[in-house]
Context: one part of a larger RNA
Molecule: small-subunit ribosomal RNA, 5' domain
Organism: uncultured bacterium
């Protein structure tokens, strides 16, 4: 000098930041991912209309529960356990690769079919949930047609960076589509290109330990199958016997990495909170399914530990999301408001959802700013303390006089942030009656903490008597202690001041 700090004493206001560093311990409760009726059959509930025996029935689709279907749920948010590794950083490669939505551009959007959920009837179960019968729709499922493209064979041309790549022709094989709304429009299928985002490979770089010296059998390489979007012992069969290592293999310990942060003149040293990038994880371990994308935090299956419900047959759950609780700890906040803004998902849109986010609350935890008054005022009052008893000092300090009114208080006015969207017009702000403005009253409501032997700025008196105590080091205290305790005075900082811890 610095800090995500803690502790002691003290504490007026504001702005901006920041706040479980410990048990990746266990979690009550609420919320954190939905949306589309302009894909579909429909109508549980509400609205409107009609009928009615006032019980109800019918219609509509303003609207919409549940269901089928689509897109999203792989983003956003959290944590740092594991990981010494192509995990990260940086620079290359991919002629070994994928990419939903989006943009540009070309072609197409043809003809059929059978089901099923919801519904209705019924059965089982305490529940979670499940079985049977029957009816129905689609942008759900599925057969055929057509085919740029895919793929096998063949042929020609061009090119390169080794394996090779690109384009043209012929021939065989298998392969598409979906409709909705009604002025515009939104979609579907198949190519090409782009953009974006990934996958994989390689060079180099960044911890400690030799009281770890040898390690390795899918191990190292080959051939051939399999697998993947894709290279590859990735996997398998067979064959060979290799591969790594004192330039530290293997083992052990520790640790997410980086942009950066702190310190320092720099070189360097330490750190990786907040913010940004990236990786890994989601009760513990394993596995796949769906999908453009996951081996998937708020999805599924299995095993385990734990908790809960149960009619004992069987079921349910996963806060390292936001709040909040218990526990641990020196120690770390509200079960708040709002989608107004920014951003995201769905939707043609209106809109709906969004604990992302925007705000507010709590904490002097940090940084910064402001205030606690200003000017005058001596015969230098009173009181306190010291004294050589003359006086000195506190001290212009107070009183007193003249002013001012920041902040705080009260009253009135009162935003920007709003662009977009929608519309004939009207309208839409959580923060917030906040910031800000004006007025009013009155110095009025607002100062402490540490230190004073030397280092080190600041001294006397009394008490104590190697006691009580102090202390960062040197050291003070045993009867005049500037070092202990108290008082007066002083010095230093100041809404803080000290102490402790850690780093330079």
């Nucleotide at each position: 000098g610095a800090c995500g700090a803690a502790c002691g004493c003290u504490g007026g206001c504001g702005g901006c930041g920041u706040g479980c560093u410990u048990c990746a311990c266990a979690c009550a409760u609420g919320c954190a991912a939905g949306u589309c009726g302009a894909a579909c059959g429909g109508a549980a509930a509400g609205g409107c209309c009609c009928c009615u025996u006032u019980g109800g029935g019918g219609g509509u689709g303003c609207u919409c529960g549940a269901g089928u279907g689509g897109c999203g749920a792989a983003c956003g948010g959290g944590u740092g356990a594991g990981u010494a590794a192509c995990a990260c950083g940086u620079g290359a490669g991919u002629a070994a690769u994928c990419u939903g939505c989006c943009u540009u551009u070309g072609g197409c959007u043809u003809u059929g079919g059978g089901a099923u959920a919801a519904g209705c009837c019924u059965c089982g179960g305490a529940a979670a949930c499940g079985g049977g019968g029957u009816c129905u729709a689609a942008u759900a499922c599925u057969g055929g047609a057509u085919a740029u493209g895919a793929u096998g064979c063949u042929u020609c041309a061009c090119c390169g960076c080794a394996u090779g790549g690109u384009g043209g022709g012929g021939u065989g094989u298998g392969g598409a589509a979906a409709g909705g709304g009604u002025u515009u429009c939104c979609g579907g299928c198949u190519g090409a290109a782009g953009a974006u985002g990934g996958g994989c490979u390689c060079g180099c770089g960044g911890u400690c330990u030799a009281u770890c010296a040898g390690c390795u059998u899918g191990u190292u390489g080959g051939u051939g199958g399999g697998g993947u979007a894709a290279u590859g012992g990735c996997u398998c069969a067979c064959c060979a016997a290799g591969g790594c290592u004192u330039u530290g293999a293997c083992g052990g310990a520790u640790a997410g990495c980086c942009g950066g942060c702190c310190u320092g003149a720099g070189a360097g040293g330490g750190c990786g909170a907040c913010c940004g990038g990236u990786c890994a994880c989601a009760c513990u371990g394993g596995g796949a399914c769906u999908g453009a994308g996951a081996c998937a935090c708020g999805g599924c299956c299995c095993a385990g530990a734990c908790u809960c419900c149960u009619a004992c047959g069987g079921g349910a759950g996963g806060c390292a999301g936001c709040a909040g609780u218990g526990g641990g700890g020196a120690a770390u906040a509200u079960u708040g408001c709002g989608c107004a803004a920014u951003g995201g998902g769905c939707g043609g849109a209106a809109g709906c959802c969004u604990g992302a986010c925007g705000c507010a609350g709590c904490g002097a935890c940090g940084c910064c700013g402001c205030g606690u008054g200003a000017g005058g005022g001596a015969u230098g009052a009173c009181g306190g303390c010291c004294u050589u008893c003359g006086g000195g000092u506190u001290g212009u300090a107070a009183a007193c006089c003249u002013c001012u009114u920041u902040c705080g208080g009260u009253a009135c006015c009162g935003a920007c942030g709003a662009a977009g969207c929608g519309u004939u017009u009207u309208g839409u702000g959580a923060c917030g009656g906040u910031a800000g403005g004006u007025a009013c009253a009155g110095a009025a409501g607002a100062a402490g903490c540490g230190c004073c032997g030397g280092c080190u700025a600041a001294c006397u008196a009394c008490g104590u008597g190697c006691c009580a105590g102090c202390a960062g080091c040197c050291g003070c205290g045993g009867u005049a202690a500037g070092a202990c305790g108290u008082a007066g005075g002083g010095c230093g900082c100041a809404a803080g001041c000290g102490u402790u811890g850690u780093c330079c």